[in-house]
Molecule: c-di-GMP-I riboswitch aptamer
Organism: Desulfuromonadales bacterium
RNA sequence: UUUGUUCAAGGGCAAACCUGCAGUGAUGCAGGGGCGCAAAAUUACGGGUCCCAAGUGGAUUGCCGGAUUACCGAA
Numbered sequence: 001u002u003u004g005u006u007c008a009a010g011g012g013c014a015a016a017c018c019u020g021c022a023g024u025g026a027u028g029c030a031g032g033g034g035c036g037c038a039a040a041a042u043u044a045c046g047g048g049u050c051c052c053a054a055g056u057g058g059a060u061u062g063c064c065g066g067a068u069u070a071c072c073g074a075a
Base pairs, nucleotide, nucleotide: 012037013036017032018031019030020029021028022027035062041068042067043066045065046064047063048060049059050058051057052055
């Protein structure tokens, strides 16, 4: 210098629920709150599920998978 693992270190995200706002709705955003998560970071690409005003429509990445990216790193 490179590779490498959760033993650690710095930490990170944040379920349900409550309040406010937006939306026909699924749901999203902000604040509170912590069930959990080593990618619970990004992406709606494939599958699944959900919504409706039913279409060349929309939502869900913390449902599963793919792709891309990232911190530390003892033995």